[in-house]
């Protein structure tokens, strides 16, 4: 650096779910018995990317905000993965990189230092003047020293009073235009020009992407109590008149903490809920990520939340002995516990194997 595993088998008891039978029940269900099945490599953090659901909007654009930023490929998608380029670290195997723009503008650059960007001269060097010969003053300079993470591209020469890309050779960086190689990032080389310190995980500019909230989404059924709306509360029998009317008898006041219907909502229940960008094996394509084909398989769905405890036995591994053939003992232990589902990343953690470096 890469990879593998997170025990296998058998049994006893217990628990969740599914299912079969029996008992019970109006039903929902409950109980008993049997069968099947029952956590992870990270189930974790909830950091990215999606599915799904509802809301908003209108089919898009602008502004704002946030994110991303070398190239090619992979993918449903990604800020992820693979391969490559460039830069950096390391003797090396190998590792790391938000890796567009600092020559659009603004801003910042601690401490130290004379000076941190169109700015400067502390020591030094040189010229001139003064001189009490210690030095002082004016000017020039930026090669050397010193400060710093960073000080007018590096180094050698020419030149000069001393110096300086001031000039020259070699080299470096950037810009423009050609050439060659490459799919591209980019590499190699040519000509011309320039020599501008750094910071954009500072504002900003350029390019690309993004509506919001999340299974406590969302949908259905629906009690008691309380509440909203509406309704009911006097008739029955006999008899006369063709009917709406009258007479007689019986009953009746309870306007209520009354009865009925409807609605919203709570507890509770059901769905969403686990068959899916699925898992395993083989074959094929590709350096790889990954993709394709065929076959087989179904692999937790709880809701205060099951997945636990024990026993036997065994392969590794470890320990001891060894006549090197084996024998004996030990033998599951770290991180950790699903809660709508996938793809990643990150973090936690035990053991083993392989390759490479020093």
């Nucleotide at each position: 650096a890469g990879g593998a595993g997170a025990a296998a088998c058998a049994g006893u008891c217990g628990c969740g779910c599914u299912u079969u039978a029996a008992a019970u029940g109006a039903a929902a269900g409950u109980u008993u018995a049997g069968a099947g099945u029952g956590a992870g490599g990270a189930a974790a953090g909830u950091c990215c990317g999606a599915g799904c659901u509802c809301c908003a909007g209108a089919g898009a654009a602008u502004c704002g905000a946030g994110g991303c930023g070398c190239c090619c490929g992979g993918u449903a998608a990604c800020g992820c993965c693979g391969g490559g380029g460039c830069g950096g670290a390391g003797u090396g195997a190998u590792c790391c990189g938000a890796c567009g723009g600092a020559a659009a503008g603004u801003g910042c650059c601690a401490c130290a230092g004379a000076a941190a960007c169109c700015a400067g001269a502390c020591c030094g060097c040189c010229u001139c003047g003064u001189u009490u010969c210690g030095a002082c003053g004016a000017g020039g300079u930026a090669a050397g020293g010193g400060u710093g993470a960073a000080a007018a591209c590096g180094c050698g020469g020419u030149g000069u009073a001393a110096g300086a890309g001031a000039c020259c050779a070699c080299g470096g960086u950037c810009c423009g235009c050609g050439g060659c190689g490459g799919a591209g990032a980019c590499g190699c080389g040519g000509c011309g020009g320039a020599c501008g310190g750094g910071c954009a995980a500072a504002c900003c500019c350029c390019g690309c992407c993004u509506g919001g909230a999340g299974c406590a989404a969302g949908g259905c059924c629906a009690a008691a109590u309380a509440u909203g709306g509406g309704g009911a509360c006097a008739g029955g029998g006999a008899u006369g008149g063709a009917u709406u009317c009258g007479u007689c008898c019986c009953g009746u006041u309870a306007u209520g903490a009354u009865c009925c219907c409807c609605g919203g909502g709570u507890a509770g229940g059901c769905c969403g809920c686990u068959c899916g960008a699925g898992u395993u094996g083989c074959c094929g394509g590709g350096c790889a990520a990954c993709c394709g084909g065929c076959a087989a398989c179904c692999u937790a769905g709880a809701u205060a939340a099951a997945u636990g405890a024990c026993u036997g036995c065994u392969a590794a591994g470890c320990c001891g002995c060894u006549u090197c053939g084996g024998c004996g003992g030990u033998g599951a232990c770290a991180c950790a516990g699903a809660a709508c589902u996938c793809g990643g990343c990150u973090u936690a953690u035990c053991u083993c194997c392989u390759g490479c470096u020093u």

A computed fold for a 358-nucleotide RNA from a soil metagenome, annotated as Bacterial RNase P class A. Its Rfam family is "Bacterial RNase P class A". Its family is annotated with dimeric ribonuclease P complex, ribonuclease P activity and tRNA processing in the Gene Ontology. The family's RNA type in Rfam is ribozyme. Model confidence (mean pLDDT): 76 of 100.